This is a predicted structure of a 346-nucleotide part of an RNA (small-subunit ribosomal RNA, central domain) from Pedobacter cryoconitis. The prediction has a mean pLDDT of 86.

[in-house]
Context: one part of a larger RNA
RNA sequence: UUGGGUUUAAAGGGUGCGUAGGCGGCUUUUUAAGUCAGGGGUGAAAGACGGUGGCUCAACCAUCGCAGUGCCCUUGAUACUGAAGAGCUUGAAUGAACUAGAGGUAGGCGGAAUGUGACAAGUAGCGGUGAAAUGCAUAGAUAUGUCACAGAACACCGAUUGCGAAGGCAGCUUACUAUGGUUAAAUUGACGCUGAGGCACGAAAGCGUGGGGAUCAAACAGGAUUAGAUACCCUGGUAGUCCACGCCCUAAACGAUGAAUACUCGCUGUUAGCGAUACACAGUUAGCGGCUAAGCGAAAGCGUUAAGUAUUCCACCUGGGGAGUACGGUCGCAAGAUUGAAACUC
Repeated sequence: UUGGGUUUAAAGGGUGCGUAGGCGGCUUUUUAAGUCAGGGGUGAAAGACGGUGGCUCAACCAUCGCAGUGCCCUUGAUACUGAAGAGCUUGAAUGAACUAGAGGUAGGCGGAAUGUGACAAGUAGCGGUGAAAUGCAUAGAUAUGUCACAGAACACCGAUUGCGAAGGCAGCUUACUAUGGUUAAAUUGACGCUGAGGCACGAAAGCGUGGGGAUCAAACAGGAUUAGAUACCCUGGUAGUCCACGCCCUAAACGAUGAAUACUCGCUGUUAGCGAUACACAGUUAGCGGCUAAGCGAAAGCGUUAAGUAUUCCACCUGGGGAGUACGGUCGCAAGAUUGAAACUC
């Protein structure tokens, strides 16, 4: 390389939008580029293959023939692909009616808890642990009550629930805004799928500037434990945790399972609709779960939400270590990210 693979053995990009490219619904006309068929030319010699001959044989050599992927020209065929034209409605989209939600952004409001401050009342402990001690407290603590302030998070509802492309999203309310689903089939008429580069988003931690700082808490200090204890436990405690703006761009970013389309027994729970006179029974669409037939799988298991049967496009893998390292490039304020070897060794 061909091939074979990618849930767990190496391997699905963190996610979306989208450029080039690749692929692409039904009917029909034309064309004949691809495709297929016939004919012609070319396809040097040597070599290869077959016949015959010459060296005593063979190797070797001579001679004749065949073959020759391919390329060019020409005559046809027209199913498929392409190109051009005309049409269609099932794919896709738009509109209508109905409907769903912790989808997003910005503002306002609320109660519980925590901490702090003030006051009242009150007295000797409180706190913490396996047990203690550090710590707090007669300068009146802890516990109790009233008032005030601050910041952060939203108990119950709450759920194999819902929404979002992913990250993620949860008190109530307002404004703005995006999305999905269902029904009928009004409109357009293939407008589609995927997507190298590219662009955008992207938890936590971290970084810059300015705020904020209740709680918790890396670092740090002290008390314990211990042979030691740079830990686990305890008392404190700074960055940070929160906000605005700008960076960083990584995660077990996981369903460890790329996206799209079609097909392939069923049972059951649930969310949002439709339909139906109906709280019954049965049906249907889109999700979220459980169990399974066929099938698949090394097995565990998957099984209409496929890891089954097929097609299209992208990404990635090719023994372990060295190593996600070195060097170089790009990006970044930095931390570092991304791209990414080899020697050597088993």

The full RNA is in RNAcentral, with records from ENA and SILVA.